[in-house]
RNA sequence: UUCUUAUCAAGAGUGGCGGAGGGACUGGCCCAAUGAAGCCCGGCAACCGGUUUUUCACAACACGGUGCUAAUUCCAGCAGAGUUCUAUACUCUGGAAGAUAAGAA
Numbered sequence: 001u002u003c004u005u006a007u008c009a010a011g012a013g014u015g016g017c018g019g020a021g022g023g024a025c026u027g028g029c030c031c032a033a034u035g036a037a038g039c040c041c042g043g044c045a046a047c048c049g050g051u052u053u054u055u056c057a058c059a060a061c062a063c064g065g066u067g068c069u070a071a072u073u074c075c076a077g078c079a080g081a082g083u084u085c086u087a088u089a090c091u092c093u094g095g096a097a098g099a100u101a102a103g104a105a
Stems, first nucleotide, its partner, number of pairs: 001105008013041001015040003021031003025077004042069003047065003050061003073097001078094006
């Protein structure tokens, strides 16, 4: 990097360093000097490993490996269905793309 499978409506700081960007992409809409990214600490969760057991799993723990810690993956992007005041609208379903984990090449 590619492929497969699973999940993506919940959860998580008034901390320290840092100093101008950030939310994948495009459009929108947002966040940010009342401090962005990044790093540290804290926290959340429980995918994999580990451990525990008169219930052996869709359990518990949170020790190890990751992950996450504004907004549903912030919303839409492609296709279809429905509602309707017929447009600049709304709702739903599937898909695409993306993210994370585990496995494979």
Notes:
A computed fold for a 105-nucleotide RNA from [Anoxybacillus] calidus, annotated as SAM riboswitch aptamer (S box leader). It was read from a public genome assembly, where an Rfam model found it. The model forms 91% of the base pairs in the Rfam consensus. The prediction has a mean pLDDT of 84. Taxonomically the source falls in Paranoxybacillus (Bacteria, Bacillati, Bacillota, Bacilli).